[in-house]
RNA sequence: GGGGCGAUGGCGGAAUCGGCAUACGCGGCGGUCUUAAAAACCGCUGGUCUAACGACCAUGUGGGUUCAAGUCCCACUCGCCUCACCA
Numbered sequence: 001g002g003g004g005c006g007a008u009g010g011c012g013g014a015a016u017c018g019g020c021a022u023a024c025g026c027g028g029c030g031g032u033c034u035u036a037a038a039a040a041c042c043g044c045u046g047g048u049c050u051a052a053c054g055a056c057c058a059u060g061u062g063g064g065u066u067c068a069a070g071u072c073c074c075a076c077u078c079g080c081c082u083c084a085c086c087a
Stems, first nucleotide, its partner, number of pairs: 001083007010026003019067001022058001027045006046057004060076005
């Protein structure tokens, strides 16, 4: 240098043919139980704003296509695999 695969919450990882992102698990927080704790069970848990209801934003970065993009297209960044070259 060529080719291929990948990048999603704090972590591991889903999202089927383009149609409610963050399922599920771990972790965290709150609660029930207990003299207290552990375990178990229940609820919440991407970010910002809000008293709440909700609103907006976010899938490596920047664009594009589309009514609609994590998903398709282009460029770039990073990681892994492979081929070639050099040594």